c-di-AMP riboswitch aptamer (ydaO/yuaA leader) from Streptomyces caelestis, 158 nucleotides, folded computationally.
Taxonomically the source falls in Streptomyces (Bacteria, Bacillati, Actinomycetota, Kitasatosporales).
Its mean pLDDT, the model's own confidence on a scale to 100, is 80.
[in-house]
RNA sequence: CGUGCGCACGCGCCGAAUCCCGCGAGGGAACCGGGGAACCACCACCAUGGGGUGAAUCGCGUGAAUACCGCCGUGGCCACACGGCUCGUAUACGCGCGUAGGAGACCUUCCCGCUCCGAACCCGUCAGCUAACCCGGUAGGCGAAGACGGAAGGAAGG
Numbered sequence: 001c002g003u004g005c006g007c008a009c010g011c012g013c014c015g016a017a018u019c020c021c022g023c024g025a026g027g028g029a030a031c032c033g034g035g036g037a038a039c040c041a042c043c044a045c046c047a048u049g050g051g052g053u054g055a056a057u058c059g060c061g062u063g064a065a066u067a068c069c070g071c072c073g074u075g076g077c078c079a080c081a082c083g084g085c086u087c088g089u090a091u092a093c094g095c096g097c098g099u100a101g102g103a104g105a106c107c108u109u110c111c112c113g114c115u116c117c118g119a120a121c122c123c124g125u126c127a128g129c130u131a132a133c134c135c136g137g138u139a140g141g142c143g144a145a146g147a148c149g150g151a152a153g154g155a156a157g158g
Base pairs, nucleotide, nucleotide: 011143012142013141014140018029019028020027021026030138031137032136033135034134035133040128049126050123051122052121053120058098059097060096061095062094063093065091066090067089068088070085071084072083073082074081075080101117102116103115104114106154107153108152109151110150111149
C1' cells in the first nucleotide's frame, strides 16, 4: 500500500415495513395489503382447479426422471400383469441464453449511459370491479460506488 473477515459509530440502498405514547402487555398516527354492493364487465362445453403479495413474466435450447403411444419377450381363455427398446408428446425439476418488467445518493420528471435484478412465498376448491363496512402487515436483507454526465422545477444549506 492492497485485499479478506469481525466489531462499533455514522452515511446510504431494496422494501409498505416508519414515528409517537406506555414499566410492560399493548395503544395511536402514517404508510401498505386483502375481502366486500349498485352500475359495468364476464357468461356455453371439455380439459391442466382457481386466486394473492411482488419488478420477478414469457420464450428458445439442453440434461436426466416420470407418464402415455408403438414394438419385442414371458405368463394368461380374456381383461390384463411383468421386463426391455426407440421415436414423438406432455409434466415438473436442473443448467444455459434471452425477455416483459424492475433498482441504483437531496427530491420529481425527461435525456444519455454503465452496473445489477428478472426471486421467493402465501390462500386452500374460494374471491372480477366495488361505496359503506370488515380483516391484516410494519419484516428481512444489503452497500463502499457509473453515489457518471446533461436539462427543467423544487428543497435544503451558505